Description
The prediction has a mean pLDDT of 82. Glycine riboswitch aptamer from an Anaerolineae bacterium, 104 nucleotides, folded computationally. Taxonomically the source falls in Anaerolineae (Bacteria, Bacillati, Chloroflexota).

[in-house]
């Protein structure tokens, strides 16, 4: 000093699904009931790879085979949480600011 890239903040864009029924009501809270959504957060896993044991071979090791365990992604999955008029929220995308971050 800074590319790819990365963190925070600000602004903008941003889907889905019952303004469900009852007590008792537009919302929150409480109780009970049925139906749904996936894009806060969270759960689970593939390929691949690693470790241990066994079998086989055999001088020994490794590979192949079997068993067990670990690491292992998502907009996939589960629907725990959250959500199902508007508002709020919202993964992700864009722009900007301030940092991290090669080479020359």
């Nucleotide at each position: 000093g800074u590319a790819a890239u990365u963190g925070a903040c600000a602004g903008g864009g941003a889907a889905g699904a019952g303004a469900c029924c009852a007590g008792u009501u537009a919302a929150u809270c409480c109780u009970g009931g049925c139906a749904c959504c996936g894009a806060a957060g969270g759960u689970g896993c593939a390929a691949a790879u690693c470790u241990g044991g066994g079998a086989a071979u055999g001088a020994a090791c490794a590979g192949c085979c079997c068993c067990a365990g670990g690491u292992g992604a998502a907009u996939c999955u589960c629907u725990c949480a959250g959500g199902u008029a508007a508002a709020a929220g919202g993964a992700c995308c864009c722009u900007g600011u301030c940092g991290g971050g090669a080479a020359a």